A computed fold for a 158-nucleotide RNA from Blastococcus sp. TF02A-30, annotated as c-di-AMP riboswitch aptamer (ydaO/yuaA leader). It was read from a public genome assembly, where an Rfam model found it. Its mean pLDDT, the model's own confidence on a scale to 100, is 76. It matches the Rfam family "c-di-AMP riboswitch aptamer (ydaO/yuaA leader)". About the family: This family represents a conserved RNA structure found upstream of the ydaO and yuaA genes in Bacillus subtilis and related genes in other bacteria. The source organism's lineage runs through Bacteria, Bacillati, Actinomycetes, Geodermatophilales and Blastococcus.
RNA sequence: GGCCGGACGCCGCCGAACCGCGCACGGUGGAGUGCCGCGCGCGGACCGGGGACCCAUGGUUCCCCUGGGGUGAAUCCUGCGCGCGUGCCUGCGCGCCGGUAGGGCGUCUUCCCGCCCGAACCCGUCAGCUAACCCGGUAGGCGGUACUGGAAGAACGG
Numbered sequence: 001g002g003c004c005g006g007a008c009g010c011c012g013c014c015g016a017a018c019c020g021c022g023c024a025c026g027g028u029g030g031a032g033u034g035c036c037g038c039g040c041g042c043g044g045a046c047c048g049g050g051g052a053c054c055c056a057u058g059g060u061u062c063c064c065c066u067g068g069g070g071u072g073a074a075u076c077c078u079g080c081g082c083g084c085g086u087g088c089c090u091g092c093g094c095g096c097c098g099g100u101a102g103g104g105c106g107u108c109u110u111c112c113c114g115c116c117c118g119a120a121c122c123c124g125u126c127a128g129c130u131a132a133c134c135c136g137g138u139a140g141g142c143g144g145u146a147c148u149g150g151a152a153g154a155a156c157g158g
Base pairs, nucleotide, nucleotide: 009145010144011143012142013141014140018044019043020042021041022040023039025037026036027035028034045138046137047136048135049134050133055128067126068123069122070121071120076099077098079096080095081094082093083092084091102117103116104115105114106113108153109152110151111150112149
């Protein structure tokens, strides 16, 4: 000097998951202040659920299937494979390739362009909307620490 990795701080992303005050504890530091973290309490802010009137509710026929609902962007579809079922067809479940409703990022905004996600979990036979009212949550998971996607426009600075 280069490369790789780690720690603290700082900056940033998904998400409602944040802000202020007080108390107690831990870390950093020689120590105090400070900074960071955790716990508890109070307040604010944000998010979710339940919950009236009104509305949803015009009727008839045939076939198939079998609970229903919630958070979330995360739904749906062709094809293929396996299993269940069937006289056959329709059907159900799981998996895979591909696509898709929908969603996120590119560090002020918009457009273009580009890159991604398109899961998981919960309630337990029960809930449409819903004023008053009632109940609950404030988790978790990542990236960067370097000059940069393009254009236009802001803001700040000179």